Predicted 3D model of an 82-nucleotide RNA (transfer RNA) from a Caulobacterales bacterium.
Rfam family: tRNA. By type it is a transfer RNA.
RNA sequence: GCCCCUUUGGUGGAAUUGGUAGACAUAGCGCACUCAAAAUGCGCCGCCGAAAGGCAUCCCGGUUCGAGUCCGGGAGGGGGCA
Repeated sequence: GCCCCUUUGGUGGAAUUGGUAGACAUAGCGCACUCAAAAUGCGCCGCCGAAAGGCAUCCCGGUUCGAGUCCGGGAGGGGGCA
């Protein structure tokens, strides 16, 4: 230098053909249970905001009524060739 794969909450990881983002698990917090703890059960759990609401899928654009998904450019990570 060229080519391929990949990037989604704290972490792992879903999301069918473009159609309500974050299922499920784990970690964390609270409660119950216990003499106390562990285990187990229940609830909560992206960001801003008093709320209403707004924003959020690596970043910037584009297409579309609608983009995590399609297109263009860029960045990070992994691999191959030279």